Model confidence (mean pLDDT): 81 of 100. This is a predicted structure of a 75-nucleotide RNA (transfer RNA) from a Candidatus Omnitrophota bacterium. The source organism's lineage runs through Bacteria, Pseudomonadati and Candidatus Omnitrophota. Rfam family: tRNA. Rfam classes the family as a transfer RNA.
[in-house]
RNA sequence: GGCCCCAUCGUCUAGCCUGGCCCAGGACAGGUGGUUCUCAGCCAUCAGACACGGGUUCGAAUCCCGUUGGGGCUA
Numbered sequence: 001g002g003c004c005c006c007a008u009c010g011u012c013u014a015g016c017c018u019g020g021c022c023c024a025g026g027a028c029a030g031g032u033g034g035u036u037c038u039c040a041g042c043c044a045u046c047a048g049a050c051a052c053g054g055g056u057u058c059g060a061a062u063c064c065c066g067u068u069g070g071g072g073c074u075a
Stems, first nucleotide, its partner, number of pairs: 001074007010028004020058001030046006051067005
């Protein structure tokens, strides 16, 4: 240099292939309240994410192009 794969809450991850349902779901962690003499545990509840820019479309996390970052193969 060429080709391929990946990027979603603090962490892990589902959804992407096949565009559309209501607030993008779940686990762990965190906040608050309850239970308890206290802690743990348990119960209830809250907050928290689609790497960035553009395009297609009535509609994009999902399709297309580019950029950035990470990984792999190859010369």